[in-house]
Order: sequence, then C1' cells, then structure tokens
RNA sequence: GAUCCGAUAGCUCAGUAGGGAGAGUGCCUGUUUAACAUUCAGGAAGUCGCGUGUUCGAUUCACGCUCGGAUCA
Repeated sequence: GAUCCGAUAGCUCAGUAGGGAGAGUGCCUGUUUAACAUUCAGGAAGUCGCGUGUUCGAUUCACGCUCGGAUCA
C1' cells in the first nucleotide's frame, strides 16, 4: 500500500429484505435473612464509532474518515 471483517448499555454480545433499540452479566432499590449470600419484583444506564448523502423515515443502504483485527504485497 491492497483486500476482507469488526465498532450497539460498565462488560460480553444479539438484532433487522429501512419504521418498537434488546438479552445475559454487572449496578441501584425493595423482598427474603439475625446478618451476608441466594430467590423474587422493580429501576437506572445507549449521540447504535464519526461525518455527509439517499429516503416521509437510517443501527440497517451509499460514500468518506477514525480505531482494532486478519490475509497478501
């Protein structure tokens, strides 16, 4: 330098032939206990990497950029 893959909650990840943003775990509150843990119930937490474009509407499509990884040179 070229090609490909990835970037979504604190962490690990899913998601969709364009329309409701989610799971597990962690955290907080309550429940339970003598207390802790467990169980159960509830809750908070996200610019869906960044920008531009297409569209009535973009996490999803197009282009560019950033970061990480793999292969080739």
Transfer RNA from a Polyangiales bacterium, 73 nucleotides, folded computationally. Its Rfam family is "tRNA". About the family: Transfer RNA (tRNA) molecules are approximately 80 nucleotides in length. The coordinates come from a structure-prediction model, not an experiment, and the mean pLDDT is 82. The sequence is in RNAcentral, with records from ENA.